The RNA shown here (c-di-GMP-I riboswitch aptamer) has 89 nucleotides and comes from uncultured Rheinheimera sp. The RNAcentral record of the sequence draws on MGnify. The source organism's lineage runs through Bacteria, Pseudomonadota, Gammaproteobacteria, Chromatiales and Rheinheimera.
RNA sequence: UUGAGAAAAGCAAAUCCGGGUUAAAGCCCAGAGACGCAAAGCUUCCGAUCUAAGGGCCCGUUGAAUGAGCCUAUGAUAGCGGGGUUGCC
Numbered sequence: 001u002u003g004a005g006a007a008a009a010g011c012a013a014a015u016c017c018g019g020g021u022u023a024a025a026g027c028c029c030a031g032a033g034a035c036g037c038a039a040a041g042c043u044u045c046c047g048a049u050c051u052a053a054g055g056g057c058c059c060g061u062u063g064a065a066u067g068a069g070c071c072u073a074u075g076a077u078a079g080c081g082g083g084g085u086u087g088c089c
Stems, first nucleotide, its partner, number of pairs: 003089001010037002015032002018029004035079001041085003045082003048077003054072004059067001
C1' cells in the first nucleotide's frame, strides 16, 4: 500500500421488550435479534445531514399573553462521506 475464498477473533442495523437521560435530535444500561461492516476501533479537523432549548425575525393584539411560522448550533450523527490515528490475517 492492497484485500478474492478464507482462518481465528470483533462490532452490531432495523425491529421488539424493560429502564434511564434530554427542550429535541440523539445517547446510555440490560435482554431478544443479526441488516451489514476489512476498521461499523478511536477522534468533530473539513463537508453533509438531524434537532432548535436559548437567541433573532415575524403573524397576532388598542397594547399584551398564549400559540403558530421562518432563521440560527453552542446540541447530535464516527453505521453519511473525507481527513487524522491505532489495529487481526

Its mean pLDDT, the model's own confidence on a scale to 100, is 86.